Description:
Predicted 3D model of a 405-nucleotide RNA (Bacterial RNase P class A) from Dinghuibacter sp. Taxonomically the source falls in Dinghuibacter (Bacteria, Bacteroidota, Chitinophagia, Chitinophagales). The sequence is in RNAcentral, with records from ENA. The coordinates come from a structure-prediction model, not an experiment, and the mean pLDDT is 76. Rfam family: Bacterial RNase P class A. The family's RNA type in Rfam is ribozyme.
[in-house]
RNA sequence: CCCGCAAGCCGUGCCAUCGCCUCUGCCCCCGCGGCAGGGGAGGAAAGUCCGGACAGCGCAGGGCAAUCCACCGGUGAACAGCCGGGCUCCCUUGAGCAGGAGACAGACAGUGCCACAGAGAAUGACAGCCGGCGUUCGCGCUUCAUGGCGCGCCGACGGUGAUGGUGAAAACGUGGGGUAAGAGCCCACGCGGUACGGCAGCAAUGCCGGGCCGGGGUAAACCUUGGAUGCUGAAAUGCCACGUACAUGUGCCUCGAAGGGCGGCUCGCCCGAGUGUCCGUUGCCGUUAGGCCGCGGACCGGGUGCAGGGGUAGGCAGCUAGAGGACGCCCGCAAGGACGUUCCCAGAUAAAUGAUGGCAGCCACGUCAGUGGAACAGAAUCCGGCUUAUAAGCUUGCAAACACU
Numbered sequence: 001c002c003c004g005c006a007a008g009c010c011g012u013g014c015c016a017u018c019g020c021c022u023c024u025g026c027c028c029c030c031g032c033g034g035c036a037g038g039g040g041a042g043g044a045a046a047g048u049c050c051g052g053a054c055a056g057c058g059c060a061g062g063g064c065a066a067u068c069c070a071c072c073g074g075u076g077a078a079c080a081g082c083c084g085g086g087c088u089c090c091c092u093u094g095a096g097c098a099g100g101a102g103a104c105a106g107a108c109a110g111u112g113c114c115a116c117a118g119a120g121a122a123u124g125a126c127a128g129c130c131g132g133c134g135u136u137c138g139c140g141c142u143u144c145a146u147g148g149c150g151c152g153c154c155g156a157c158g159g160u161g162a163u164g165g166u167g168a169a170a171a172c173g174u175g176g177g178g179u180a181a182g183a184g185c186c187c188a189c190g191c192g193g194u195a196c197g198g199c200a201g202c203a204a205u206g207c208c209g210g211g212c213c214g215g216g217g218u219a220a221a222c223c224u225u226g227g228a229u230g231c232u233g234a235a236a237u238g239c240c241a242c243g244u245a246c247a248u249g250u251g252c253c254u255c256g257a258a259g260g261g262c263g264g265c266u267c268g269c270c271c272g273a274g275u276g277u278c279c280g281u282u283g284c285c286g287u288u289a290g291g292c293c294g295c296g297g298a299c300c301g302g303g304u305g306c307a308g309g310g311g312u313a314g315g316c317a318g319c320u321a322g323a324g325g326a327c328g329c330c331c332g333c334a335a336g337g338a339c340g341u342u343c344c345c346a347g348a349u350a351a352a353u354g355a356u357g358g359c360a361g362c363c364a365c366g367u368c369a370g371u372g373g374a375a376c377a378g379a380a381u382c383c384g385g386c387u388u389a390u391a392a393g394c395u396u397g398c399a400a401a402c403a404c405u
Base pairs, nucleotide, nucleotide: 004398005397006396007395008394009393012360013359014358015357016356017355018354020040021039022038023037024036025035026034027033042376046387047386049385050384051383052382053381054233055232056231057230059268061267062266063265064264066229067228068227069226070225071085072084073083074082075081086104087102088101089100090099105224106223110222111221112218113217114216126164127163128160129159130158131157133155134154137152138151139150140149141148142147172190173189174188175187176186177185191214192213193212194211196209197208198207199206200205237317238316239315240314246308248307249306250305251304252303253302254301259271260270261269274300276299277298278297279296280295281294283292284291285290324343325342326341327340328339330337331336362373363372364371365370
């Protein structure tokens, strides 16, 4: 220097004409018709992953289950978000700075899992090394000979964890002593963990000191600890109009009861339909007439669960003035916040926001004139985030090859 990779920002502007939607004002033949003016799809509108505003459920009360969160501080309506800091890891370096990632409480409460290879993955021993024992054999020495001693080979037993091998990982590391051979067995210096003390800091943590301990990993495995959570969802919900059929089947209940109370179970609490008539009858009360509790039967009515059947699906609101935008200035490392001024910036309902022309900007080719090109992609209750997609351009960092020094 060219190309590439990663992270972040941004992601066409203005004018005119016609067309479409909506709002405001006026007019009118009252038809959404005319005139005038204002406005009209994104950084992700996407995914529906989080958090809320708002609406409904009588209380949203307790417990269990379930789901989510997890370093410290700040911010914020809140969040698994954002900002700053700490620690760990990756890359880099002699050591760093810079850049990137982190779902970052606990493995000494317990239970699991770590394939294959390897002897062995938490308690065991392959090869090797060492020890004494055994006897056949070989060699050497000694003895007159029997025999004795030493070495080697083989066998079983014992010791070992230094050496070799397997693996992602093998019993803290290096050096020395010691030992039959070895080992934190002992010593020195280190490494890691841990409680305590001191200093710095709001804190997470960092540094220092001596003491104790010395196989690991994994919790996005079950689990433990601490904290949070009522649910549903704009097809929420509210109002108006129109329309009809529940004289259906079946179960339960009918006075404190069936059923119900918008995620599951449960407790509390609340809502909830005759304390109906007649007949028979055990028991009890009464001198009798009769009465009461319970049970059985008949009749009428009522409530409720499930199933089947019928009617309607039109209009209005919710619907866009907000945890709102812009500018200025101040506080803060920053995220963000206070104050002042100013602005109103889509509200469709089968779904509008478009087309054409010109000028300018960006990119490519070209000496110029000029020619060509532009990704991902369209609001539907709204807001704050996260994730995914993305041409061209810009910022930061990394880096192979080439060239030069």